[in-house]
RNA sequence: AUAGAAUAAUCGCUGAAUCAUUUAGAGCGGGGGAACCAUUCUUUUGGGGUGAAUCCUUUUUUGAAAAGGCAGGGUUAACUUUCAUGACCCGAAUCCGUCAGCUAACCUCGUAAGCGUUGUGAAGGAGAUGU
Repeated sequence: AUAGAAUAAUCGCUGAAUCAUUUAGAGCGGGGGAACCAUUCUUUUGGGGUGAAUCCUUUUUUGAAAAGGCAGGGUUAACUUUCAUGACCCGAAUCCGUCAGCUAACCUCGUAAGCGUUGUGAAGGAGAUGU
C1' cells in the first nucleotide's frame, strides 16, 4: 500500500414499525363497518387480506425444482425533494377460515424483523461564512 474477515460506536437502508412514559399515550399504518353508488355478480373451479412481489414461457422425471422474461418495487448517503441517465438489486412470504364491494358514525389490530449503500448532470430548497 492492497485485499479479506471480525468486533464496537457513529451514520445510513428496506419497512407503518418512531417518540414518550411509573398513570394514560402521541404519531404513523392496517382491517371490519350504513345510506347513496356499484356489481348483474357470487355460491369448491371457493373467496378475501397484508405486501412492490403479478403473470407468462422453457427444461426436467408425476410431484417438485431450475432457467429466462414481464407488470411492479428499491439503492446509488452526507438537502429526507423533482427530472434525466448509468450501474447494482428485489420481483418473497404469510394471514383469515366458507366470510367481508365502496362506506359516515362506530368497533378493532400492529408499532416488528432484517441488513450495510456512497456514479454523473440539471432544477428547486435549506444551511454556513463574509459584507
Molecule: c-di-AMP riboswitch aptamer (ydaO/yuaA leader)
Organism: Bacillus salacetis